[in-house]
RNA sequence: GCCCUUGUAGUUCAAUGGAUAGAACUGCGGACUUCUAAGCCGUCAAUCGAGGUUCGAUUCCUCGCAGGGGCA
Numbered sequence: 001g002c003c004c005u006u007g008u009a010g011u012u013c014a015a016u017g018g019a020u021a022g023a024a025c026u027g028c029g030g031a032c033u034u035c036u037a038a039g040c041c042g043u044c045a046a047u048c049g050a051g052g053u054u055c056g057a058u059u060c061c062u063c064g065c066a067g068g069g070g071c072a
Stems, first nucleotide, its partner, number of pairs: 001071007010025004018055001027043004048064005
């Protein structure tokens, strides 16, 4: 330098064009308990950036950024 691949809550993963982006764990609050833990109830929190296509983009396209891999 070229090619492939990945990027979504604090973490691990869903959502392959359509109503309010969903779940688990974590965090916070409540109730329970002599206290703690477990279990129960509630709750906060996210689409890597900029453009494009489309009535509509997490999804498709282009460029860039970051991680991983391959060739030279």
The RNA shown here (transfer RNA) has 72 nucleotides and comes from Candidatus Taylorbacteria bacterium RIFCSPLOWO2_12_FULL_43_20. Its Rfam family is "tRNA". Rfam's curators write: Transfer RNA (tRNA) molecules are approximately 80 nucleotides in length.